[in-house]
RNA sequence: UAACCCAACGGAGGAGCACCCGUGAAGAGUAGACGCCCAUCAGGGAAUGGGGGCGGAUCGAAAGGCUAGGGUGCCGAAGGAGACGGGAGACCCAGAUCCCGUCAUCCUGGGCAUACGGAGAACAUCCGUAUGACUGUCACGGAGGAGUCCGUGGAGAGCCGGUGGGUUU
Numbered sequence: 001u002a003a004c005c006c007a008a009c010g011g012a013g014g015a016g017c018a019c020c021c022g023u024g025a026a027g028a029g030u031a032g033a034c035g036c037c038c039a040u041c042a043g044g045g046a047a048u049g050g051g052g053g054c055g056g057a058u059c060g061a062a063a064g065g066c067u068a069g070g071g072u073g074c075c076g077a078a079g080g081a082g083a084c085g086g087g088a089g090a091c092c093c094a095g096a097u098c099c100c101g102u103c104a105u106c107c108u109g110g111g112c113a114u115a116c117g118g119a120g121a122a123c124a125u126c127c128g129u130a131u132g133a134c135u136g137u138c139a140c141g142g143a144g145g146a147g148u149c150c151g152u153g154g155a156g157a158g159c160c161g162g163u164g165g166g167u168u169u
Base pairs, nucleotide, nucleotide: 002168003167004166005165006164007163009161010160011159014075016074017073018072019071020070021069024066032059033058034055035054036053037052038051041049043093044092045091078108079107080106081105082103083102084101085100086099087098088097109135110134112132113131114130115129116128117127118126119125137154138153139152140151141150142149143148
C1' cells in the first nucleotide's frame, strides 16, 4: 500500500416504515326509539332468550376499518406465518373468524400496478401469493479516457463510511 475477515459506531434507499393527535367521508336514514304481526331458530342446547316481517309521520346513533392536515420515533424500519397465553362471539357451550400480548422459530431489500385468495358493510382499505415494470444496493460480465451506461444474478444475516483489531501480500 492493497485485498479479505471481525467488532462497535455512524449512515443511505423514498409513492420508505410504525405510532399519536385530528378533520372528513362511509357505516346509515342502518341499529335503536314507537306500534302491530309471524312462530320461526344457527353445529349442539335451552329459554322469562334470540330472530324475522310490516308501518303514515317523527326522533335518530355508535364501533371496528379508511382519511385531509399536523406531530413523534425510526431504516428489520416493519409486516406476515406458526406456536403459546388472554379476550370477543346475538342466551349458553363449541368451532370458524376477529382483537391483544409473547417469541434467539420461519418468510419478506423497498414501494407501485394487475390477477387470485383472505379480512371487511364496502366497489374503501388492509394482509398473503404470483406476475410485471420501476427503484436502491452488491457481485459478475461488457462498453467508455472518465463521469457513467448496458446485461445477468443475489438478498437486509445485505450495502456504504471512517475508526479499531486480525490474516495474507
Molecule: Lysine riboswitch aptamer
Organism: Kosmotogaceae bacterium UBA1373